[in-house]
Molecule: SAM riboswitch aptamer (S box leader)
Organism: Fusibacter sp. A1
RNA sequence: ACCUUAUGAAGAGUGACUGAGGGAUAGGCCCGAUGACGUCCGGCAACCGGUUUUUAACACGGUGCUAAAUCCUACAGAUUAAAUUCUGGAAGAUGAGGA
Numbered sequence: 001a002c003c004u005u006a007u008g009a010a011g012a013g014u015g016a017c018u019g020a021g022g023g024a025u026a027g028g029c030c031c032g033a034u035g036a037c038g039u040c041c042g043g044c045a046a047c048c049g050g051u052u053u054u055u056a057a058c059a060c061g062g063u064g065c066u067a068a069a070u071c072c073u074a075c076a077g078a079u080u081a082a083a084u085u086c087u088g089g090a091a092g093a094u095g096a097g098g099a
Stems, first nucleotide, its partner, number of pairs: 002098006013041001015040003021031003025074004042066003047062003050058003070091001075088004
């Protein structure tokens, strides 16, 4: 890098260090020296493992996450006079499994 499968409008910081970019891609629209990204700490959640009194609970281990619906759209169908709105898919993300 690839395949299968589950999940996505819930939740999570007035912290420390650092110092200019960041939100996958493209277009948009945003966040950011009133400090982004990243690291640490804290926190959220409960996918896998674990434990227990097993329709569940706990949060011990392995991940994950911690602006905005996966920030919105991208392809197709439906809807509207149009703007729009809805549904499905694709893509991407994370877990678990596989080759």